[in-house]
RNA sequence: UGAGUUGACCGAGCAAUCGCGGUUUUCGCUUCGGCGCGAAUCGAGGAAAGUCCGGGCUCCGCAGGGUAGGAUGCCAGAUAACGUCUGGGCAGCGCGAGCUGACGGCAAGUGCAGCAGAGAGAAGACCGCCAGAUUAACCACGGUUAAUUUGGUAAGGGUGAAAGGGUGCGGUAAGAGCGCACCGCACCGCUGGUAACAGCGUGUGGCAAGGUAAACCCCAUCCGGAGCAAGGUCAAAUAGGGAUGCGUUAGGUGUGUACCCGCACUGCAUCCGGGUAGAUCGCUUGAGAUAUGCGGCGACGUAUUAUCCAGAUGAAUGAUUGUUCUCGACAGAACCCGGCUUAUAGGUCAACUCACACU
Numbered sequence: 001u002g003a004g005u006u007g008a009c010c011g012a013g014c015a016a017u018c019g020c021g022g023u024u025u026u027c028g029c030u031u032c033g034g035c036g037c038g039a040a041u042c043g044a045g046g047a048a049a050g051u052c053c054g055g056g057c058u059c060c061g062c063a064g065g066g067u068a069g070g071a072u073g074c075c076a077g078a079u080a081a082c083g084u085c086u087g088g089g090c091a092g093c094g095c096g097a098g099c100u101g102a103c104g105g106c107a108a109g110u111g112c113a114g115c116a117g118a119g120a121g122a123a124g125a126c127c128g129c130c131a132g133a134u135u136a137a138c139c140a141c142g143g144u145u146a147a148u149u150u151g152g153u154a155a156g157g158g159u160g161a162a163a164g165g166g167u168g169c170g171g172u173a174a175g176a177g178c179g180c181a182c183c184g185c186a187c188c189g190c191u192g193g194u195a196a197c198a199g200c201g202u203g204u205g206g207c208a209a210g211g212u213a214a215a216c217c218c219c220a221u222c223c224g225g226a227g228c229a230a231g232g233u234c235a236a237a238u239a240g241g242g243a244u245g246c247g248u249u250a251g252g253u254g255u256g257u258a259c260c261c262g263c264a265c266u267g268c269a270u271c272c273g274g275g276u277a278g279a280u281c282g283c284u285u286g287a288g289a290u291a292u293g294c295g296g297c298g299a300c301g302u303a304u305u306a307u308c309c310a311g312a313u314g315a316a317u318g319a320u321u322g323u324u325c326u327c328g329a330c331a332g333a334a335c336c337c338g339g340c341u342u343a344u345a346g347g348u349c350a351a352c353u354c355a356c357a358c359u
Stems, first nucleotide, its partner, number of pairs: 001355010012324007020043006027036003045330001049341002052339005057227004069223005074088005089103001090101004104218002109216002111212002126157002128153011165183006184207001185205003188201005231281004241272006251266006288307001291304005325328001
């Protein structure tokens, strides 16, 4: 200088004016509930998003255990908890910094596997190799070759994604872990490590029943349900209810027909209670954030200091002007928090890797 890896951060800036939502407050008005006009102060994000996990909180349910269903699945740790995160192991990828991983069990049972192939599983004889028998041809009469047939054989060929360890030597009729050496594998032991696991051994075993569990299934661990339109308080109205007092064949209402009279319906008042509209709480002080110190490789924990940082409910966060630049992406809170995932113009910083050049 170029090409990369990982982690962290920013997400146009400044000023003025007007407007909108919250809080506090001067003054004025008030039906005492508030209202109006000013002032001060605060006012979206790294993802506020998707609503995919986990928890807080609320109501309902619940002795304990189990079934069904769901989730997770190497080891250790972090955490309120997690399917998240951190560190490590193993496997794969990359020259490397690093990245990726549903990574328990197919030696419990059941199932599945297109095409090709003889055979797809305690498998398999198509070609080949070897031996025997029969027949034919040739013959130097010992046999040789060919065809058929009966056996042996998993070395070689061929099929396939995959065919029951690899290389070599011995062995054999030909072959074969049949035997041996080395490598690999399983088991055992020792060593290191909390563990996953790794290393070692003149150790044991000829070597194992292939693949698939994001196939059923088995094993282990975890999970009660619904959600702020949860839920609580105040409370016009309506239905039905309770208590007390009063009234009882009178009164009231309607109707025929205005009266008499007839007919139909019906107790009245107050309080309690109820809970709709509406109001209000829940609502933002919290597993908070910032800085520093300490412990830890780290996720994180802890102590101290300072601080309050949106809270609406037709639901605010916008507009105009000036100015500067690199000319501006994705995108808008609705109970809260921890994660994951997805979207994102452009820019900044730190650590590390590789290549080339120079000193």